[in-house]
RNA sequence: GGGGGUGUAGUUUCAACGGUAAAACGUCGGUCUCCAAAACCGAAGUUCAGGGUUCGAAUCCUUGCGCCCCCG
Numbered sequence: 001g002g003g004g005g006u007g008u009a010g011u012u013u014c015a016a017c018g019g020u021a022a023a024a025c026g027u028c029g030g031u032c033u034c035c036a037a038a039a040c041c042g043a044a045g046u047u048c049a050g051g052g053u054u055c056g057a058a059u060c061c062u063u064g065c066g067c068c069c070c071c072g
Stems, first nucleotide, its partner, number of pairs: 001071007010025004019055001027043005048064005
């Protein structure tokens, strides 16, 4: 330099064929307890970035960036 894959919550990962963004763990608050743990109840928090298509984009197209693999 060329080609391919991938990017979703703090972490791991769902999200059919474009139509509510979600689970587990974690974090925070509460109940319980002499205290703590466990258990239970509740809450916050997320689509890598720009542009395009569309009534509507995590999803389709495009450019860039990060990571992984292959070729030279």